[in-house]
Molecule: SAM riboswitch aptamer (S box leader)
Organism: Brevibacillus choshinensis
Formats: sequence, C1' cells, structure tokens
RNA sequence: AUUUCAUCAAGAGUGGUGGAGGGACAGGCCCGACGAAGCCCGGCAACCUGCAUGGAAACAUGUGAGGUGCCAAUUCCUGCAGAAUCCAUAGAUUCUGAGAGAUGAGCU
Repeated sequence: AUUUCAUCAAGAGUGGUGGAGGGACAGGCCCGACGAAGCCCGGCAACCUGCAUGGAAACAUGUGAGGUGCCAAUUCCUGCAGAAUCCAUAGAUUCUGAGAGAUGAGCU
C1' cells in the first nucleotide's frame, strides 16, 4: 500500500512545554493570544491481549492495562442515490442506504 471484517450519538485535563495554527479533502460552519498544532504528564475506552470465573467448545462476565487507539462540536454538517413532508419544476426539513474518512484485527 491492497483487500476482508467490526465499530464510529457514549466517555476523557481550569496541568507543563510550545508558540500559530487547527477541525482528512472540497464547500460551509466553527475552535484558537481567555493561547492552535506538536511534545510531556494526566485521563477515557476496551479492538487485540494477560489473568480469574463459568462452559465440551464457541463464547460470556469480571478485572488489569502489555500492543494500539482516542480525549470541542454525531465522523462538527453536507458532498452520491432514494423516500416522506412543506413548497412554485427553485428551494427547505427529516429519514434510509451508499461513498469518503477514522480506528482496530486479519490477509496479500
């Protein structure tokens, strides 16, 4: 990097450092000198996983935190298709599915 599967409405700091950017992309809309990114510490969670219990097994429950991950806003919203409603063939709202993206585990 390709591909498969699962999940994406919950949760997480008034810390240190750092100094202007950040929220994938595009359009919006936001966050940011009352201090962005990054790094450290802290925390959340439970995908893989250790242990315990139950079980023939699959697996379930509990617990830990070893490998990741995550810690503004639903994946911030929309990006393609369909349906319903309002309406003026414009447009708006809601819902469903897909796509894109993110994370984990596996395959090549």